[in-house]
RNA sequence: GAGGACGUGGUGUAAUGGUAGCAUAGUUGUCUCCAGAACAAUUGAUGGGGGUUCGAUUCCUUCCGUUCUCACCA
Numbered sequence: 001g002a003g004g005a006c007g008u009g010g011u012g013u014a015a016u017g018g019u020a021g022c023a024u025a026g027u028u029g030u031c032u033c034c035a036g037a038a039c040a041a042u043u044g045a046u047g048g049g050g051g052u053u054c055g056a057u058u059c060c061u062u063c064c065g066u067u068c069u070c071a072c073c074a
Stems, first nucleotide, its partner, number of pairs: 001070007010024004018054001025043006047063005
């Protein structure tokens, strides 16, 4: 340089053009002599910009970042 894939709570992982779920984690409560476990409640996320659309995490485009393959170079 060319091409591809990916980017979602603190972490991991889903989802679909209809407003983001699950697990784990944090907090609080119940329980317990205390703690843990268990149970209940609760907190927290779609990389940035632009476009299409009534509506975008999803589709298009661009940038940024991560990664893979190929090529090139001293």